Notes:
The RNA shown here (FMN riboswitch aptamer (RFN element)) has 112 nucleotides. The sequence was found by an Rfam model in a public genome assembly. Model confidence (mean pLDDT): 81 of 100. The model forms 100% of the base pairs in the Rfam consensus.
RNA sequence: CCCUUUCUUCGGAAACGAGAGGAAUCUCUACUGGCGGUGACAGCCCGCGAGCGCAAGCUGAUCCGGUGCAAUUCCGGAGCCAACAGUCAGGUCUGGAUGGGAGAAGAAAGCC
Repeated sequence: CCCUUUCUUCGGAAACGAGAGGAAUCUCUACUGGCGGUGACAGCCCGCGAGCGCAAGCUGAUCCGGUGCAAUUCCGGAGCCAACAGUCAGGUCUGGAUGGGAGAAGAAAGCC
């Protein structure tokens, strides 16, 4: 160093915009993007988490061109998606939540 145990800390962002309207979650514009992995940086490649369920299990979305040994991850362009409850209607409001959490960092002891 690795590994094991215990403990500590951290651990989800974004519109009181504009318009019409009785009002708006409508329309327009803008904005946001958890964790691990993947040969090089990922909301939309793989997996995990949050949510639902007694459980088994269920649960969203990407293409084209370029560079490069290598990128659905970078650059350019054009798209798309976003739990549950409240509400007829919500990714951005309110709430469960001063919660939980994938995991990250550190400390101590032990093992070797």